[in-house]
This is a predicted structure of a 73-nucleotide RNA (transfer RNA) from Candidatus Woesebacteria bacterium GW2011_GWB1_39_12. The prediction has a mean pLDDT of 81. The sequence was found in a public genome assembly. Rfam family: tRNA.

This record gives sequence, C1' cells and structure tokens, in this order.
RNA sequence: GCACCUGUAGUUCAAUGGAUAGAACGCUUGGUUGCGGACUAAGAGGUUGGAGGUUCGAUUCCUCCCAGGUGCA
Repeated sequence: GCACCUGUAGUUCAAUGGAUAGAACGCUUGGUUGCGGACUAAGAGGUUGGAGGUUCGAUUCCUCCCAGGUGCA
C1' cells in the first nucleotide's frame, strides 16, 4: 500500500429495515439476615466509533474517515 473482519450500557453479547435499542454479569436502593454472602423486588446507566447519504422509517443498507484485528505485498 491492497483486501477482509470487528466497533452497541462499566464488561460480555443480542437485535439482519418497523418504532419506548434488550439480556446476563456488575453498580445503586429496598426486603430478608445479629452482620455479611446467597436469594428476592425495583432502579440508574446508551448521542449504537464519527460525518454524510438512501428510505415514510437505519443498530441494520451505501460512501468517507477514525480505532482495533487478520491475510497478502
């Protein structure tokens, strides 16, 4: 330099065009307990890497850029 893959909550991952983006673990609060753990109920936490485009509608499709990875040279 070229090609391909990945980027979503603090972490690991879902959601393959259809509406309030979810789950588990973690975190906070309550219940339980003599205290903690475990269990249980609730809650907080996301500009979906960035900027444009297509569409009535984009996490999803297209373009460019950024970061990481793999292969080739």